A computed fold for a 1530-nucleotide RNA from a Clostridia bacterium, annotated as small-subunit ribosomal RNA. Its mean pLDDT, the model's own confidence on a scale to 100, is 82. The organism belongs to Clostridia, within Bacteria. It matches the Rfam family "Bacterial small subunit ribosomal RNA".
């Protein structure tokens, strides 16, 4: 020697939940991309069980045998060289050669014979099976070689190869004749306690049976070799080893595969086998298997193990090990101990090769290797040295087993690519706010070291005597140089790591969410950073995370999910008690669970990977011994569950028959006359041929008012007048009977609304379809008038619904309260009341549960049992198949493809053709306008060289512009300049420049001349101009969707928030809601809230009253003076006024209402009364609101121009449309005359008086005034008098002509004003629309800013001075509360379907092609077996004839294959066709979400371009209002 469980992103505006998708981890026989130093150990065709060139992979034994050959030796014979010699004829010598014989052995190969070749090696095609795993059995078996024991080996015979000869053939090979040996073959003898048969008897076994066995009969063995040791042979018995057979259990998916099976199941018999067995055969019987899944189809070698996982599991079966199967495909046997045999045989088939065309040969899924396939997988290497195998007595031979080497980062492990020091923080690069920062001690430099690699030297173990492929390898030593050795991926979040540039919804990225449309940490590049590292990423696959199939360990009211309901079969589960048993269960022991692997300990290679030894464990199976509580089982008992009996009452329970009244319609008759009917309004329709109305009578069908009730009954669907008959169930009481008879319930069976179908009836009303009328853009609808199926009855189908309590059935337990229905019982003061109990039916509520909503004794709580169902959305309840149905259709029920969500509950908003309350000149009540005319002005449009630009519903349009003739000016044309018109900096020159004047000149700008500096320490400096160089200037160019600032608007609306606390899992809520009240979230009261902030109000200004202070430039009451007159003067500050201070108003007082409140109503007093009037003041925020052209500003763009200067033109155009105004249309008026009363302002480049001139605009003049002083300045309407008399006028003034004035360089384009003349439209304004609630509307004039001039505009000022408000139903806007929601870019939202286009997958489809597996018939190779007349035949018998035995041939059964037939299955393809999905901006409508504008939805029928409409029945998962019932509270 078991020590072990991690989450994250993504649905939403946000939240919780459900739920899918995705990621982080590990692994691989991997592949691909980029890169690559070394070593060790492993691994390496996963695809075509596709085809294979070449070589090798199984031989060996001469100590089994004969012959042959080579070699050696010997012998014999023949020939005979050199040399010597010679009479030249020859002789000698014998090398050498040849032949024959004999002998020898560590020789050779062929043959006979023996053993081996059935092992080893490969592969995984087939196989869902006793194939494999595990545990048993063989009393049903075999086993060569090996071991042990016992015994034996006597004596004969005949052949066949080789070989020789002959022959056929291209070859392979074959035939005939002849010779021969053996451990080849065959008899005979001998032998057992062996074998076979019979067999008393004995012992044993659960059984069939087994073992032994006296006795009797029968059959039956052998081989030799060797020089020695020795080796071998035969028989029997036993062992060991190896095999064979049988059995229990386990072993994938599909029921859209439900029935399968004739040797099939069994019997007794025979055959066959090593052996059992239908294994085979004849006969007999009719069985056998199957919902615990047979059969069929698909897929697959199985296991030890491997990967993952906390585990349980899930996936997998490379390498190593065990088993099986196969050897090109199919069949078959032979030999043998063993095969139906990878490197044997026969046959068939396909393929390849040779061929002389007659015929033959072959089988790498052995090792290498080749082609092919593929994303992809190695050398035609070395050696038998080791381990092992075969043969042999042995030496030895063989061995692609094996040991090694080679190739490949394919994997695991180890090592290195240097170490120390080194800041001038070098250069360079990147960035920058230009200061710097980062790379960075990094580099360089200096000092060291040598692991690997390199060179040289030495050099193993592996081998027990010898023998080493590896291999001069491992290892050791020495030498020399930092030299030769770093890449890959990533940096938006998940997930560690950020900047710059380029690009601009392009190019591209992406695992999910997503990024990219001009400031991209997400694309590409660079710098930097992070991670891993000789690798790093990607892809593929598996497990994990995933409690996301849940045994461990999930769910089903609303998220996916309870069957429509009952009955009941199989099955599952089951009350109390006694006894037995021991199947389950528990405990002990034994066997097994191979080795390797995993774990632990200790070792061996320098370490590790790798590996050795030992140990522990191994949940399993088997055997055995015990226990007996529980479950099971057997037997007995009990009564609490269940049922029966008896006695009662309740009920729209069911079926059938009968019967009643009201109403509708129709018919008949009477009365009666013009309408009826219908609607939002109408019309179609009916009616003078008499309707409708009314009266009477009749016909017919359907439905049953009131009672009536979250009342009753039923299993559900459902059931409603009354009566009768038949009938089911529940309940109460009682406790007589049975004695667990129970619960649930897959299949099965039955019932099952409405619609629908069939046949036959019936048909009053209603009413799909249909017709007509309306509505509408259309209206296949909603509304109306009609109207057919149908609705009704009988019989038969259908079998579905939101068949819902969206909640399966049963049992037990777990606080209460309050109704109601049906019973029982108790008490009391009894038409009743109060307790109690059983059964049903409601509501509220505590614990508990739940995501929340909610449920809560009628559970969605706590437990148990059984059944059904769910596993992301869509595709789709669709397709195909099957079953059912007359049909409609129902039931069962996928996949491809596609999306990252779909969904539930609750929250905050927003919205509603939802509700309640409140406010506002919002409506109403009034007054006056606009819209009509002319003109002014702005805008659009058009035009133009230009008509510069902006503003666009309210909230652009008399707006920016508080004032375009030039300028302004930004626009256009033309001309001119280029460091520039303007700013800063450098150098040089000058003393000017500016300005003034003169001259000249241009369209204008321009040019020339004259006059003309300051300070000084005298060096120079300041300033200015000119020239020149570049940095730069400049831009009313773009982006208000990059911004600041400013502004508009909701809206001066009453709101918007925070802290702490509390509630909720949370988003959030509370506070801020409620009852009152207010102009107000103003205040009061109440309240799990208590407080606070920004807003409201107040503080500020102004106005209305008073007091006081002050009294000039204002004033003049009193006093004096004074004038024609006059505050003119003295004087005064009383008054007005001016401008400082103060007072005053606070619901303070009274009465009433109200809650003893806030507050409201009324009153008093007061100048003013409930905020006194007006102004300034604008919360959090909304509108990507407006403005880059006020200004500022990021980025982009232009730079002899998009900058600058100048002249002229334009912004002023003109068919037209709109907005805002002015003047009018007249008598409440016009005109004329005379003559009153303001406020607030302005004035020095100014206001400008008096006077004079002019008809007038104006001119002249120049007093006064930097202003309570002088001037502008006359106020006008009003009041008075006169005239006009209702007209296009004495209204109105446009337009035009002429003549002028003023401003200004300049009035042509293009100013204002004056005089005279001209005298247009217009007689009160359609639809529509605006402002205003009191000093307001209306009306009247005055002033100012801008400005040289130009006002009907704008901003102010005062004068005169109304009408009306019942009220909140409606329109608009806003606030609060509430409700619904599928909206959150928030209704200008969301969203449905047809059609059109593109793409994708798929169904049907006349067919067609292919495949696999069965099956009928025909044919049938090889072969076993059986039969067999004739044929052949050495051994044995026989003298022989012949016999025995055998062989070939033939026949038969079986049978591979082939042919053929009809079915079924699977796949491909197919004109055409159906729907589906996806796709930034297509068409038609608007069905759904709000009461979605006709509530929606479900089933069914029918109709329609489409969403959809309508009928019938059902549901609430419908808003609103009312009523009823119930509940809560005192």
């Nucleotide at each position: 020697a078991u020590u072990u469980g991690a989450g994250a992103g993504u649905u939403u505006g946000a939240u919780c939940c459900u739920g899918g998708c995705u990621c982080a981890g590990g692994a691989u026989g991997a592949a691909c991309g980029c890169u690559g130093g070394c070593g060790g150990c492993g691994u390496g065709c996963c695809u075509a069980a596709c085809a294979c060139a070449u070589g090798c992979a199984a031989g060996u034994c001469g100590a089994a045998c004969g012959a042959a050959g080579a070699c050696g030796a010997g012998a014999a014979a023949a020939a005979g060289a050199a040399g010597c010699u010679u009479u030249c004829g020859g002789g000698u010598a014998g090398a050498u050669u040849u032949u024959u014989c004999u002998c020898g052995g560590a020789c050779u190969g062929a043959g006979u014979g023996g053993c081996g070749a059935a092992c080893g090696g490969g592969u995984g095609a087939g196989u869902a099976a006793c194939a494999c795993g595990u545990g048993g059995a063989g009393a049903a078996c075999c086993u060569a070689c090996c071991u042990u024991a016992a015994a034996c080996a006597g004596g004969g015979g005949g052949a066949c190869a080789a070989c020789g000869g002959a022959a056929a053939g291209a070859a392979a090979u074959u035939u005939c004749c002849g010779c021969u040996a053996a451990u080849a073959c065959c008899g005979c003898a001998u032998a057992a306690u062996g074998c076979u048969u019979g067999a008393a008897c004995u012992u044993c076994g659960c059984a069939u049976g087994a073992a032994g066995a006296a006795c009797a009969a029968g059959a039956g063995a052998a081989a030799g070799c060797u020089u020695u040791c020795g080796c071998g042979g035969u028989u029997u018995a036993a062992g060991a080893u190896g095999g064979c057979u049988c059995c229990g259990c386990g072993u994938c998916u599909g029921a859209u595969u439900a029935g399968c099976u004739a040797g099939u199941u069994g019997g007794a018999g025979a055959g066959g086998u090593a052996a059992c067995g239908g294994c085979u055969c004849a006969c007999c019987a009719a069985g056998g298997c199957g919902a615990u899944g047979a059969u069929c189809a698909g897929u697959a070698g199985c296991c030890g193990g491997u990967c993952u996982g906390a585990g349980a599991g899930g996936a997998u079966g490379a390498a190593c090990g065990g088993c099986c199967a196969c050897a090109u495909u199919g069949g078959g046997a032979c030999u043998g101990a063993g095969a139906c045999a990878c490197g044997g045989c026969c046959c068939a088939a396909a393929c390849u090769c040779c061929u002389a065309c007659g015929g033959g040969a072959g089988g790498c899924a052995g090792c290498a290797g080749u082609g092919g396939g593929g994303a992809a997988u190695a050398u035609u290497g070395c050696a038998c040295a080791a381990u092992g195998g075969g043969g042999g007595a042995a030496a030895c031979c063989c061995u692609g087993a094996u040991g090694c080497a080679g190739c490949a980062a394919c994997g695991c492990c180890g090592c290195g690519u240097g170490a120390g020091u080194g800041a001038a923080g070098a250069a360079g690069u990147a960035u920058u706010u230009c200061g710097g920062u980062a790379c960075g001690u990094a580099a360089a430099g200096c000092u060291c070291u040598a692991u690997c690699a390199g060179c040289a030297g030495g050099g193993a173990a592996g081998a027990a005597a010898a023998u080493g492929a590896c291999g001069g390898u491992a290892c050791c030593u020495g030498c020399a140089u930092a030299a030769g050795a770093a890449g890959c991926c990533c940096c938006g979040g998940c997930u560690a790591a950020c900047u710059a540039c380029g690009u601009g919804c392009c190019a591209g990225c992406a695992g999910c969410c997503g990024c990219g449309g001009u400031a991209a940490u997400a694309c590409g590049u660079a710098g930097g950073g992070g991670g891993c590292a000789a690798g790093c990423g990607u892809u593929a696959u598996c497990c994990g995370g995933a409690a996301u199939u849940a045994c461990u360990g999930g769910g089903u009211g609303u998220a996916a999910a309870g069957g429509g309901a009952g009955u009941g079969u199989a099955g599952a589960c089951g009350g109390c008690u006694u006894a037995g048993u021991a199947a389950g269960u528990c405990a002990g022991a034994a066997g097994u669970g191979a080795a390797a692997g995993a774990c632990c300990a200790c070792g061996g290679c320098u370490u590790a990977a790798c590996u050795g030894u030992g140990g522990g464990g191994g949940u399993g199976c088997u055997u055995u011994u015990g226990a007996a509580a529980c479950u099971g089982u057997u037997a007995g008992g009990c009564u609490a569950g269940a049922g029966u009996g008896c006695a009662g009452g309740a009920g729209a329970g069911g079926u059938a028959a009968g019967u009643g009244g009201a109403a509708u319609u129709c018919c008949u008759a009477g009365u009666g006359u013009a309408g009826c009917g219908g609607u939002g309004a109408a019309a179609u329709g009916c009616g003078u041929a008499g309707a409708g109305a009314u009266u009477a009578g009749g016909a017919g069908g359907a439905a049953c008012a009131c009672c009536a009730g979250u009342g009753g009954c039923g299993a559900a669907g459902g059931c409603g007048g009354c009566u009768u008959a038949c009938u089911g169930g529940a309940c109460u009481g009682u406790a007589a009977c049975u004695g667990a008879c129970g619960u649930u319930g897959a299949g099965g069976c039955u019932c099952g609304a409405a619609a629908g179908c069939g046949u036959g009836g019936g048909g009053a009303g209603c009413a799909a379809a249909c017709a007509g009328g309306a509505u509408u853009a259309g209206a296949u609808a909603c509304c109306c008038u009609g109207g057919u199926a149908g609705u009704c009855c009988a019989c038969g189908c259908c079998g579905u619904a939101a068949a819902c309590g969206a909640u399966g059935a049963a049992u037990a337990c777990u606080a209460g309260g309050u109704g109601u229905c049906g019973g029982g019982g108790a008490g009391c003061a009894a038409a009743g009341c109060u307790g109690u109990u059983c059964g049903g039916u409601g509501c509220c509520g505590g614990c508990g549960c739940a995501a929340a909503c909610g449920c809560a004794a009628u559970a969605a709580g706590u437990a148990u049992u059984c059944c059904a169902c769910c596993u992301g959305g869509g595709g789709a309840g669709u397709a195909c198949g099957u079953u059912c149905g007359c049909a409609a259709g129902a039931a069962u029920g996928a996949a491809a493809c596609u999306c990252a969500a779909a969904g539930g509950a609750a929250u905050u908003g927003a919205c509603g053709g939802g509700g309640a309350c409140c406010c506002g000149c919002a409506c109403a009540a009034g007054c006056g306008g606009u819209g009509g005319a002319g003109c002014a002005u702005g805008u659009g449009g058009u035009u133009u060289a230009a008509u510069u630009c902006g503003a666009a519903g309210c909230a652009a349009c008399g707006c920016g512009a508080a004032g375009a003739a030039c300028c302004u000016u930004a626009c256009c044309a033309a001309a001119u300049c280029u460091u520039g018109a303007c700013a800063u900096c450098g150098u040089c020159u000058u003393g000017a420049c500016c300005g003034a004047g003169u001259a000249u000149g241009u369209a204008a700008a321009g040019u020339a001349c004259u006059c003309u500096u300051c300070c000084u320490u005298c060096g120079g400096g300041a300033c200015a101009a000119g020239a020149u160089a570049g940095a730069c200037a400049g831009g009313u160019g773009g982006u208000g969707c990059a911004u600041g600032g400013u502004u508009g608007u909701c809206g001066u609306c009453a709101g918007c928030u925070c802290g702490u606390g509390u509630c909720g899992u949370g988003a959030g809520a509370u506070g801020u809601u409620g009852g009152g009240u207010u102009a107000a979230g103003u205040c009061c009261c109440g309240c799990a809230a208590c407080g606070a902030g920004c807003g409201c109000a107040a503080c500020c200004c102004u106005u209305a009253u008073a007091u006081u202070u002050a009294g000039u430039a204002g004033c003049c009451a009193g006093c004096g003076g004074g004038u024609u007159a006059a505050g003119c003067c003295g004087g005064g500050c009383a008054c007005u006024c001016u401008a400082g201070a103060u007072a005053g108003a606070c619901u303070g007082c009274c009465g009433g209402a109200g809650a003893g409140a806030a507050u409201c109503c009324g009153g008093a007093g007061g100048a003013a009364g409930g905020c006194g009037g007006g102004g300034a003041u604008g919360a959090c925020g909304u509108c990507a609101a407006a403005u880059c052209a006020u200004c500022a500003u990021g980025c982009c763009c232009c730079u002899u121009a998009u900058g600058a200067u100048u002249u002229g033109g334009g912004c002023u155009a003109c068919a037209c449309a709109c907005g805002u105004g002015c003047u009018a249309c007249a008598a409440u008026g016009g005109c004329a005359c005379a003559g009153a009363c303001a406020a607030a302002g302005g004035g020095a480049g100014g206001c400008g008086a008096a006077g004079c001139c002019g008809u007038g605009a104006g001119g002249u003049g120049g007093a006064g005034c930097a202003a309570a002083g002088c001037c502008c300045a006359a106020a006008a309407a009003g009041a008075g008098u006169g005239u006009c008399a209702c007209a296009g006028u004495u209204c109105g003034g446009a337009u035009u002509g002429u003549a002028g004035u003023c401003u200004g360089c300049a009035a042509c384009u293009c100013g204002a004003c004056u005089a005279c003349a001209u005298g247009a439209a217009g007689c009160u304004g359609g639809a529509a629309u605006c402002g205003c609630u009191a000093g307001u509307a209306a009306u009247c004039g005055c002033a100012a800013a801008u400005c040289a001039g130009c006002a009907u505009g704008u901003u102010g000022c005062g004068g005169u001075g109304a009408a009306u408000a019942c009220g909140u139903u409606c329109c608009c806007g806003g606030g609060u509360c509430u409700u619904g929601u599928a909206c959150a870019c928030a209704c200008c939202g969301c969203c449905c379907g047809u059609c059109a286009c593109a793409c994708c997958a798929u169904g049907g489809g006349a067919g067609u092609c292919a495949g696999a597996a069965a099956u009928g018939c025909c044919u049938a190779a090889a072969g076993u077996c059986a039969g067999u007349g004739a044929c052949c035949c050495a051994a044995c018998c026989g003298u022989a004839a012949g016999g025995a035995a055998g062989g070939a041939g033939c026949u038969g059964c079986c049978u591979a294959g082939g042919g053929u037939g009809g079915a079924g299955c699977u796949g491909g393809u197919g004109a055409c066709u159906g729907g589906g999905g996806u796709g930034a901006a297509g068409u038609c409508g608007u069905a759904a979400c709000a009461a979605g504008g006709u509530a929606g939805c479900c089933g069914u029928a029918u109709c329609g371009g489409a969403a959809g409409g309508u009928g019938c029945g059902g549901c609430u998962g419908g808003a609103u209002c009312a009523c009823c019932u119930c509940c809560u509270u005192u």